RNA sequence: GCAGCAGGUCGGUCUGUCGCUCCUUUCACGCAAAGGGGAGGAAAGUCCGGGCAACGCAGAGCGCCAUACUUCCUAACGGGAAGCUGUUCGUGAGAGCAGAUCAGCGUAACAGAAAAAAACCGCUCCCGCUUCGGCAGGGGUAAGGGUGAAAAGGCGGGGUAAGAGCCCACCGGAUGCUGCAGCAAUGCAGUGUGCCGUACGCUUUAUGGGUUGCAAGGCCAUGUAUAUCGGAUAGGUAGGGUUGCUCGCCCGAUGCCGAGGGGUAGGCCGCUACAGGAGGAUGGUGACAUCCGUCCGCAGAUAAAUGACAGGCACCCCGUCUUGUACGGGGUACAGAACCCGGCUUACAGACCGGCUGCUUUU
RNA sequence: UCUUCAGUAGCUCAGUCGGUUAGAGCAUCUGACUGUUAAUCAGAGGGUCGUUGGUUCAAGUCCAACCUGAAGAG
Numbered sequence: 001g002c003a004g005c006a007g008g009u010c011g012g013u014c015u016g017u018c019g020c021u022c023c024u025u026u027c028a029c030g031c032a033a034a035g036g037g038g039a040g041g042a043a044a045g046u047c048c049g050g051g052c053a054a055c056g057c058a059g060a061g062c063g064c065c066a067u068a069c070u071u072c073c074u075a076a077c078g079g080g081a082a083g084c085u086g087u088u089c090g091u092g093a094g095a096g097c098a099g100a101u102c103a104g105c106g107u108a109a110c111a112g113a114a115a116a117a118a119a120c121c122g123c124u125c126c127c128g129c130u131u132c133g134g135c136a137g138g139g140g141u142a143a144g145g146g147u148g149a150a151a152a153g154g155c156g157g158g159g160u161a162a163g164a165g166c167c168c169a170c171c172g173g174a175u176g177c178u179g180c181a182g183c184a185a186u187g188c189a190g191u192g193u194g195c196c197g198u199a200c201g202c203u204u205u206a207u208g209g210g211u212u213g214c215a216a217g218g219c220c221a222u223g224u225a226u227a228u229c230g231g232a233u234a235g236g237u238a239g240g241g242u243u244g245c246u247c248g249c250c251c252g253a254u255g256c257c258g259a260g261g262g263g264u265a266g267g268c269c270g271c272u273a274c275a276g277g278a279g280g281a282u283g284g285u286g287a288c289a290u291c292c293g294u295c296c297g298c299a300g301a302u303a304a305a306u307g308a309c310a311g312g313c314a315c316c317c318c319g320u321c322u323u324g325u326a327c328g329g330g331g332u333a334c335a336g337a338a339c340c341c342g343g344c345u346u347a348c349a350g351a352c353c354g355g356c357u358g359c360u361u362u363u
Numbered sequence: 364u365c366u367u368c369a370g371u372a373g374c375u376c377a378g379u380c381g382g383u384u385a386g387a388g389c390a391u392c393u394g395a396c397u398g399u400u401a402a403u404c405a406g407a408g409g410g411u412c413g414u415u416g417g418u419u420c421a422a423g424u425c426c427a428a429c430c431u432g433a434a435g436a437g
Stems, first nucleotide, its partner, number of pairs: 001359005007353004012313007020038007040334001044345002047343005052213004059247004064209005069083005084099006100204001104202005120145002122141005128135002153171002156168003172196002174193008217269004226260001228259004239251003276296003279292005314332007321324001364436007373389004382420001391407005413429005
């Protein structure tokens, strides 16, 4: 210098004019004046978790769903941090995926003899026949061939009729024990067992989850007809009570329950000050935690405000020549709070910061 | 704002516990029949299984993210 990997930060600014919305104050109460506040890193998707609220204060059984290496962080999590093992991709920095299970079970299309106690060809033994080439029958054999995504650990020697962890050496893996290191996953060393295909799934085990979401839920105002149909008939029964089913619990009848119809289509609360932000110190590898005679108060709209226009500056691109920080033209992303937080995921013009890797050049 | 569901041929739908080449009806095209058309008979074409990744030997089917559409709620 080029190409890349992982991480963090920012994501326009100034002036003028005209508007929008909320709060406070004043007043001559009118959308009046003055002062102050007014989108994001994702406000998005609604994928997880929590707060908050209501419901039968959530009790039992069954079911359902989610998660699944270790330790830690956290209000909590399926999130994050630091690590362990295996595998795939990459030259590499790194990235993706997976991980519990003592026991049990299932599937692996097509091809192939066989997809797990596998004989099609081949090899080999016995016996019979023979035209001496072989053929038929009965065994043994996983070394070789072919099929397949996957073929019974690899390789060498011994052994054998031929073979085979059948036996042995070495190598790879699994697992038990002991020691050391580590909180642990695990690693290293020694030693025992010949224990040895792979992938996916079910089941089991452990842990967690009551259900529904601010259209939760509470209050006020306005307005209307319970027309019609069905169920139930005296008992804590029928029936009902946002909780999948059963039990339990609560309400409980003719002013009941279900279907259906009629009316309203307005307002207030919830509604923004808290797991709050900024800065600093300390502890920790880190996520993060603790502390402070510190500073700040930072959107609450409801069909939905947070904007429009003009000019300048900043950055980028293109063109022109008189090569100047010249003139002219163009561009500056994704996107817009709707109860609130912590994450994840997705979208994003461009700019900056430090770290690391590969190649090349120079010294 | 919240909840739930769907996407397969031009249209309407199947597709089982992932398995060989994804089917059916209507429509379209060609041929036969007919003087001609319709009906009927025979045949043919037509698919990025919404998109992109992942798991797997193998994905319409399983998983994740995204896109589009529909329904419900006071």
Predicted 3D model of RNase P RNA and transfer RNA as a complex of 437 nucleotides. Its mean pLDDT, the model's own confidence on a scale to 100, is 76. Rfam match: Bacterial RNase P class A. About the family: Ribonuclease P (RNase P) is a ubiquitous endoribonuclease, found in archaea, bacteria and eukarya as well as chloroplasts and mitochondria.